[in-house]
């Protein structure tokens, strides 16, 4: 210089004008029975991410359940460690994979029951193909012999693998260890009308019948049945209905909290190989609820691409002064165009996905030069 491997950062900057969102802070207007709420002015300073994304792990926080344990039914898996947890990060052993720097592992457990092991094989646990050779019951032959069930022994042949304590638990299972269930639409407060409790007070009336209670006049309760009042427009007649008023509780309309200060950033110093921890200081930095971050101007940044210049490098040419070419390399002006992926909505900790274009730090392999 070329190829790489691992790790950190950032991801447009300053000015203006206009506009949006919530908070403070003044004095106004206004809605609501109230709870509270809205509008406008003026002022003040704030306002997305590295992933805010998927919502996949795991927590906080809230209700709910709960007396412990187990079944069930998820989850995890080498050792050790971090850490509130974790399936997450460290660090380290084995295994694979790269010359290397590294990277990647679903890395207990065929002990116990079940199961599968394509294709080719006789045979994937169930078995026992071939072909020598040894021995042999029987069998044929007059006889040399021939054939041989069966067993021994040696080889072969398929296949990833061939009988061995096979292999496989990303197969069911076993073993260990973790898990209670819904989730801010969680939940909590405030708290109308109008109906239903519930306590108190008032308030027609007569008739008997029950019960209580008596100081034996009565008084309270409860149901009948009758006037009374009221409603079917009115009247009879028939039905139906039972009264005002206060006070409290719960629920509903609504209206508020929950909401943003946290396992928080940042800096330093220590402690550890590391993930992380301790300690001191500082800092406060959205909280909407159809959901606010934007246009636009200037001036800089940065990426491409086109023009022109100016060095260099290479070819050519040469009258050695310089000329012409080049998809060449730097580098300066200028003109056009573009600055990515994507946005909160109870908070956090990881993972995973997406992402124009930039820096910085390390280490490897090859080449070459001193």
């Nucleotide at each position: 210089c070329g190829a790489g491997a691992g790790g950190g950062c950032c991801g447009g900057a300053c000015g203006g004008u206009c506009g949006c969102g919530g908070g403070c802070c003044g004095g106004c207007g206004g809605g609501g029975c109230a709870a509270c709420c809205c509008g406008a002015c003026g002022g003040c300073a704030c306002g997305a991410g590295g992933a805010a994304a998927g919502u996949c792990c795991g927590a906080g926080c809230u209700c709910c359940g709960c007396g412990a344990c187990g079944c069930a039914g998820g989850g995890u898996a080498g050792c050790g460690g971090g850490u509130a947890a974790c399936g997450c990060c460290c660090g380290u052993c084995c295994g694979c994979c790269g010359u290397g720097a590294g990277g990647c592992g679903a890395g207990g457990a065929c002990c116990a029951g079940u199961g599968c092991c394509a294709c080719a094989g006789a045979g994937a646990c169930g078995a026992g193909c071939c072909g020598a050779c040894c021995g042999a019951a029987g069998g044929g032959g007059c006889g040399a012999c021939c054939u041989g069930a069966c067993g021994g022994c040696c080889g072969g042949g398929u296949g990833a693998a061939a009988c061995g304590c096979g292999g496989c638990a990303a197969a069911c299972u076993c073993u260990a260890c973790c898990c209670g269930g819904a989730g801010c639409a969680a939940g909590g407060c405030c708290a109308a009308a109008u109906a239903g409790g519930a306590g108190g007070g008032c308030g027609u009336u007569g008739g008997g019948g029950c019960g209580g209670u008596c100081u034996c006049g009565g008084c309270c309760g409860c149901a009948c049945c009758g006037a009374c009042g009221g409603g079917c427009g009115c009247g009879u007649c028939g039905c139906c209905c039972g009264g005002c008023c206060c006070u409290c509780g719960g629920g509903u309309c609504g209206g508020c909290c929950g909401c943003u200060c946290g396992a928080g950033g940042c800096g330093g110093c220590g402690g550890g190989u590391g993930a992380c921890c301790g300690c001191c200081g500082u800092c406060c930095u959205a909280g909407a609820u159809g959901g606010a971050u934007g246009a636009c101007c200037g001036u800089c940044c940065c990426c491409a691409c086109u023009g022109c210049g100016a060095c260099c490098c290479c070819g050519g040419u040469c009258u050695c002064g310089g000329c012409c070419g080049g998809u060449g390399g730097c580098u300066g002006c200028a003109g056009c165009g573009g600055g990515a992926c994507a946005g909160g909505a109870c908070u956090c900790g990881g993972c995973u996905u997406a992402c124009a274009g930039g820096c910085c730090c390390u280490c490897u392999c090859g080449c070459c030069u001193a």